This is a predicted structure of a 98-nucleotide RNA (Glycine riboswitch aptamer) from Merdimmobilis hominis. The organism belongs to Merdimmobilis, within Bacteria. The coordinates come from a structure-prediction model, not an experiment, and the mean pLDDT is 82. Of the family's consensus pairs, 89% are formed in the model. The RNAcentral record of the sequence draws on Rfam.

[in-house]
RNA sequence: AUGCGGCUCUGGAGAACGUCCGGAUAUGGGCUGCCGAAGGUGCAACGUGUUGGGGUUCCGACACGAAAUCUCUCAGGCAAAAGGACAGAGUGAAAUAU
Numbered sequence: 001a002u003g004c005g006g007c008u009c010u011g012g013a014g015a016a017c018g019u020c021c022g023g024a025u026a027u028g029g030g031c032u033g034c035c036g037a038a039g040g041u042g043c044a045a046c047g048u049g050u051u052g053g054g055g056u057u058c059c060g061a062c063a064c065g066a067a068a069u070c071u072c073u074c075a076g077g078c079a080a081a082a083g084g085a086c087a088g089a090g091u092g093a094a095a096u097a098u
Base pairs, nucleotide, nucleotide: 001096002095006091007090008089009088010087011086016032018031019030020029021028033078034077035076039074040072042070046065047064048063049062050061051060052059053058
């Protein structure tokens, strides 16, 4: 000098207040329909290695690495509340360089 995770405040979408059982309500169990922005899954270009072809700076195959607001819908969610990727402001200082 840069500055992780974290913490505080503010903003923050989508989708049935579904239905049945039980219950005073919430939580719970069953059944369907949906959402994607907690978390998680999958992979492209490209890179590396091995290998085949042979004109090779090329083409192909296999393996590993490889992102997301894409994808899946496992988890989570579908009135309010809570949560909430992400963004702004503040704080903090792991680590790195000099």